[in-house]
RNA sequence: AACUUAUCAAGAGAGACUGAGGGAUUAGGCCCUAUGACGUCCGGCAACCUCCAAUUUGGAAAGGUGCCACUUCCUACAGAAUGUUUUCAUUCUGAAAGAUAAGUC
Numbered sequence: 001a002a003c004u005u006a007u008c009a010a011g012a013g014a015g016a017c018u019g020a021g022g023g024a025u026u027a028g029g030c031c032c033u034a035u036g037a038c039g040u041c042c043g044g045c046a047a048c049c050u051c052c053a054a055u056u057u058g059g060a061a062a063g064g065u066g067c068c069a070c071u072u073c074c075u076a077c078a079g080a081a082u083g084u085u086u087u088c089a090u091u092c093u094g095a096a097a098g099a100u101a102a103g104u105c
Stems, first nucleotide, its partner, number of pairs: 002104007013042001015041003021032003026076004043068003048064002050060004072097001077094007
């Protein structure tokens, strides 16, 4: 890198350093940001692996990860409903893409 499975509406600092960008990619939108973003450290959240009990539920957080603006910030594809009716708008469902974990090769 590829493949499989699961999850993605909850949760997480008025700390320190740094100093201009950031919210995955492309496009559009909407936002965050010198009242300090991104990043690093500390701190915290969660509980996939893990551990303990018990029997498929409860608990723990030492270890491996992960995460800590906005639903994965929203929309891009397909279908349905409603309103207009060419297009289009809104809502819902699914897909795709992505992220994370565990496993396979």

Predicted 3D model of a 105-nucleotide RNA (SAM riboswitch aptamer (S box leader)) from Mesobacillus subterraneus. It was read from a public genome assembly, where an Rfam model found it. The model forms 97% of the base pairs in the Rfam consensus. Taxonomically the source falls in Mesobacillus (Bacteria, Bacillota, Bacilli, Caryophanales). The prediction has a mean pLDDT of 81.